Model confidence (mean pLDDT): 80 of 100. Two RNAs folded together computationally: RNase P RNA and transfer RNA, 447 nucleotides in total. It holds a member of the Rfam family "Bacterial RNase P class A".

RNA sequence: CGAGCAGGCCGGACGGUCGCGGCGCCGCUUGCCGGCGUCGAGGAAAGUCCGAGCUCCACAGGGCAGGGUGCUUCGUAACGCGAAGGCGGGGCAACCCGACGGAAAGUGGCACAGAAACAACACCGCCUACGUCCCGCGCAAGCGGGGCCGGUAAGGGUGAAAUGGUGCGGUAAGAGCGCACCGGGGGCCUGGCGACAGGCCCGCCGGCUAAACCCCACCCGGAGCAAUUCCAAAUAGGGGAGCUAUGAAGUGGCCCGCUUCGCUCCCGGGUUGGAAGCUAGAGGCGCACGGUGACGUGCGUCCCAGACGAAUGACCGUCCCGGGGCCGCAAGGCCCUACGACAGAACUCGGCUUACAGGCCUGCUCGAACU
RNA sequence: GGGGGUGUAGCUCAGAUGGGAGAGCGCUGCGUUCGCAAUGCAGAGGUCAGGGGUUCGAUCCCCCUCACCUCCACCA
Repeated sequence: CGAGCAGGCCGGACGGUCGCGGCGCCGCUUGCCGGCGUCGAGGAAAGUCCGAGCUCCACAGGGCAGGGUGCUUCGUAACGCGAAGGCGGGGCAACCCGACGGAAAGUGGCACAGAAACAACACCGCCUACGUCCCGCGCAAGCGGGGCCGGUAAGGGUGAAAUGGUGCGGUAAGAGCGCACCGGGGGCCUGGCGACAGGCCCGCCGGCUAAACCCCACCCGGAGCAAUUCCAAAUAGGGGAGCUAUGAAGUGGCCCGCUUCGCUCCCGGGUUGGAAGCUAGAGGCGCACGGUGACGUGCGUCCCAGACGAAUGACCGUCCCGGGGCCGCAAGGCCCUACGACAGAACUCGGCUUACAGGCCUGCUCGAACU
Repeated sequence: GGGGGUGUAGCUCAGAUGGGAGAGCGCUGCGUUCGCAAUGCAGAGGUCAGGGGUUCGAUCCCCCUCACCUCCACCA
């Protein structure tokens, strides 16, 4: 210098004028008033995909059904998240990816093609050693040919997939039939908390599919801030249905249990006001210590939006960045000009996922050149 | 803000257990008629909303994204 990998961060800056929402103080013209001060979107506020806090119903109980997760060990309030590792795959490497339990518990599926798709298989091919029959030659032993019964998974062919692979021996031809190496399964020993790895022994034991049913292990009660609660205003306590206490509802899958009792549902009627929940929190930042790390502990420091027909904006100037043009060997200088990427709080956190113009920093790998 | 659902031909909808993408109306051509309608025959028309994964194979099973529809407050 080129190509790449991983992690972190920013995501316009400054000034002026006008405006908006919350809070505090002040003023009088007590008003949806004015002035001053202060605070005022994000890394994803998003999708609502997981996990919690909080509220109500037994501070959530038993069973069935249903759902979720799925290598190991840790971390955490918890998780389907994260960290460190194991195994498999990719890359020369830095490094990246993996829904990664079980197919010898059982059931199902494997279209078309193919002989055969999982306990069955001989279509083409190869072989007649054994058994038996026929023909020819031969005095005979026997030799040659053919049929039947057969043997054979080496080779061809079909398919996404065909019953371990390669090589040597062996055989009538073949075959783990025997042997060597590789692969797979089981047992024992050793190391490791564990996933697992290594060694030895045993010819092999059995296709794919569980993001098919299912089995195993673990987890899950339901609803959601329009939850829940208080105040005020207004209206027809009108009509219909269900049950009547072995009943109805709370309990939105069912049964039991628990709680309450003239209760529930539908139609119809009224209101579209105020307040609590509503932001100090598993909170941010810094330092020290422990830990490989996620993270934990301690100390210090800071207060950082709370709206509800819903604020967080608009304009101007300078600059940065981007594009175009001109000058210059180059460094660079001058002029013009639009857009500021994705997007935007709505009870609050921890994650994941998705979207994102442009830019900065750190560490590492490979290649080339030079020293 | 929070919950539930849908997306297949121009329109309305099927598609049970993953192996052929379909029906009705509409459209085009031909026949029939003096002409039109109706009718008969033939035909065209599909990113199964988009992307990725599992599988030999996906409209169907799983994940992400997009669009649309629907429900919810309080009082007596």